[in-house]
Molecule: c-di-GMP-I riboswitch aptamer
Organism: Colwellia sp. C2M11
Formats: sequence, C1' cells, structure tokens
RNA sequence: AAAAUUAACUAGCAAACUAUUUGAAAGAAUAGGACGCAAAACUGCCAGUCUAAAGCUUAAUGAAAAUAAUAUUAAGUCAAGAUCGUGGAGUUACAUUA
Repeated sequence: AAAAUUAACUAGCAAACUAUUUGAAAGAAUAGGACGCAAAACUGCCAGUCUAAAGCUUAAUGAAAAUAAUAUUAAGUCAAGAUCGUGGAGUUACAUUA
C1' cells in the first nucleotide's frame, strides 16, 4: 500500500410508525422516531419486485334510432414511473486488534 471481515476508537445512516407536503398510484421529501446497517454512501447500468395515469383490447350502459362517431363504467394488458434498506455491476470512503 492492497485485500478481507474480526475486535476497538472516532464518527455516520435511519426501518416500522406519526404529522405535514407532493404524486393517478407505487412511492418520495421534511420533522419526530430507532428496526437494524462495515458501505443501509453515490449511480436506476443489468435483473427482480411494486404501481398502471395515459395508450391499446374486450364487455356493459347511455346516447342515437338507418349506419357511424362520441361519452361513462368495469376487466385485461402495458413502464418511459418507483424501489440503491432485493441482488448484481460501476464509482468513492473512515479506522487498523487479530
């Protein structure tokens, strides 16, 4: 100096929950609060997982009354949305007992 994860020191982060704000939702932010974390620091790059507003498809209803267009509701599908405290990958970092 590097690697690794076993102690200690100096620190650090902050789950659930609550309040407010924001979002169609999943979720996120701020404050309180600590379940835990040796990268629970950063990056949505590859997957997994979550949501489905808009779009597409189907059905029903209404309207129309020759046909068609249009509207509402429900179901299905779908990520360009989210998750870094799901895993991998990349980048960066404190300490130094064994």